[in-house]
The prediction has a mean pLDDT of 83. Predicted 3D model of a 524-nucleotide part of an RNA (small-subunit ribosomal RNA, 5' domain) from an uncultured bacterium.
Context: one part of a larger RNA
RNA sequence: GACGAACUCUGGCGGCGUGCUUAACACAUGCAAGUCGAACGAUGAAGAAAAGAAUCGAAGCUUCGGCAGAAAUUCAUUUCGGAUUAGUGGCAGACGGGUGAGUAACGCGUGAGCAACCUACCUCUUACAAAGGGAUAGCCUCGGGAAACCGGGAUUAAUACCAUAUAACAUUGCGACGAAGCAUUUCGAUGCAAUCAAAGCUACGGCGGUAAGAGAUGGGCUCGCGUCCCAUUAACCGGAUGGUGAGGUAACGGCUCACCAUAGUGACGAUGGGUAACCGGCCUGAGAGGGUGAACGGUCACACUGGAACUGAGAUACGGCCCAGACUCCUACGGGAGGCAGCAGUGGGGAAUAUUGCACAAUGGGCGAAAGCCUGAUGCAGCGACGCCGCGUGAGGGAUGACGGCCUUCGGGUUGUAAACCUCUUUCAGUAGGGACGAAGCGCAAGUGACGGUACCUGCAGAAGAAGCACCGGCUAACUACGUGCCAGCAGCCGCGGUAAUACGUAGGGUGCGAGCGUUGUCC
Numbered sequence: 001g002a003c004g005a006a007c008u009c010u011g012g013c014g015g016c017g018u019g020c021u022u023a024a025c026a027c028a029u030g031c032a033a034g035u036c037g038a039a040c041g042a043u044g045a046a047g048a049a050a051a052g053a054a055u056c057g058a059a060g061c062u063u064c065g066g067c068a069g070a071a072a073u074u075c076a077u078u079u080c081g082g083a084u085u086a087g088u089g090g091c092a093g094a095c096g097g098g099u100g101a102g103u104a105a106c107g108c109g110u111g112a113g114c115a116a117c118c119u120a121c122c123u124c125u126u127a128c129a130a131a132g133g134g135a136u137a138g139c140c141u142c143g144g145g146a147a148a149c150c151g152g153g154a155u156u157a158a159u160a161c162c163a164u165a166u167a168a169c170a171u172u173g174c175g176a177c178g179a180a181g182c183a184u185u186u187c188g189a190u191g192c193a194a195u196c197a198a199a200g201c202u203a204c205g206g207c208g209g210u211a212a213g214a215g216a217u218g219g220g221c222u223c224g225c226g227u228c229c230c231a232u233u234a235a236c237c238g239g240a241u242g243g244u245g246a247g248g249u250a251a252c253g254g255c256u257c258a259c260c261a262u263a264g265u266g267a268c269g270a271u272g273g274g275u276a277a278c279c280g281g282c283c284u285g286a287g288a289g290g291g292u293g294a295a296c297g298g299u300c301a302c303a304c305u306g307g308a309a310c311u312g313a314g315a316u317a318c319g320g321c322c323c324a325g326a327c328u329c330c331u332a333c334g335g336g337a338g339g340c341a342g343c344a345g346u347g348g349g350g351a352a353u354a355u356u357g358c359a360c361a362a363u364g365g366g367c368g369a370a371a372g373c374c375u376g377a378u379g380c381a382g383c384g385a386c387g388c389c390g391c392g393u394g395a396g397g398g399a400u401g402a403c404g405g406c407c408u409u410c411g412g413g414u415u416g417u418a419a420a421c422c423u424c425u426u427u428c429a430g431u432a433g434g435g436a437c438g439a440a441g442c443g444c445a446a447g448u449g450a451c452g453g454u455a456c457c458u459g460c461a462g463a464a465g466a467a468g469c470a471c472c473g474g475c476u477a478a479c480u481a482c483g484u485g486c487c488a489g490c491a492g493c494c495g496c497g498g499u500a501a502u503a504c505g506u507a508g509g510g511u512g513c514g515a516g517c518g519u520u521g522u523c524c
């Protein structure tokens, strides 16, 4: 000098940041990933209309007994109407968010390579979309179970599923040609054969579908170099090193397997052990260097522990599935449910680290044609002097140098222009009135801001509400008195204290910093 700090004493305001460094310990509760009815069958709310029934019973008529039947209400039916949504289907749940346990590794950083690769949505180009089929959720029904949930039957739709047709510049095989390069080869044109497509919806504007080529974006793989400590770790290795063939992968490869060979690594530190996510950066330093990897950004890894795969363009998937284990919960004892290292929050651990807040208004993301819905991402607010920065706690005048305190050589000195007193000002806080930008967009229009009645502006009143902490022997700025008497105590080092202690304790005075000041810890 620095800090994600903690502790003591003290504490007025604001802005911007920042806040479990320990138990990758266990978690109550709520929320954190949905959306599309313009893919589908169903469902069919509000409302409207029609005729009908019932209730009530106005005008009118009346022989005063009644007749009559408008309007209104209710009910069920029909026709419209289309809200809503459980299910099928599509896309998204591989992003965003968290954590740093593991990892000394092509994990990361940097520079190259892939003639060994993939890429949904998006953009561009070309071509196509013919004609069919059988099911299954749901609904209905029957049944089992305490529940979670499950089974049988009947029936139905699709942009769900399946077979057929057509198709090349796609893929594979065979043949022959040209060009290029970097060895395996690559590219172009070409002949034959085989194989593979599709889906509709619509408000008629459009939105989608299939195949191929190109782009963009995102990834995968390989290599050079760099990447902590221990030699009181010196030898290590059996798919081990290479080959042939096969399998597998998007792709190269012992990646896997069969066979064959016996290699491969190592004092230029292998192997083993310990420790550790890496980097941009951050701190320090004149630099070289040393330390570090919180927040922000990039990469990696992990998601109760271990293992395995499915779906998919993409996962071996935090809030998906399966198995095993530990733990917790429910149970009718037969069986089930769960995973905060998401945001809040709880217990525990600890010197120590916050609210079970508001809003999708903005930015961004998912779905949707859109309206919109969802979004603890994000934007904001709350708490904490935890940090940095800014401001304030008043300004000018005021000597008989008041009172009081302390010291004193008893003359005085000092606190000290300090106070009182006089004249002013009103930042901040307070109070009253006004009051945003952020809004682009979206919506036919009306309208639409969480923050927030916040920032900001104006008025009002009154010096009014706002100063402490450490130190004063030397290093090191700052001295006297009293108490104590090697006691009580101080102390970073040297060292103070045993009767005049500038070093302990208190007081007065002084010095330093100041809403902070000291102490402790860590790094330079």
Stems, first nucleotide, its partner, number of pairs: 001523003005520003009516001012391006018384002020349001025347003029344003034091003039088002042085001047080004052075004060067002098302003107227008117219002122215007130164001132162002140153005170195006177188004200207002228274003235265002240262008277299004281292004304325004327338004355381001357380003363377001364375004394424004404415004428465001430460005438451001441448002468513005473494003479508005489496002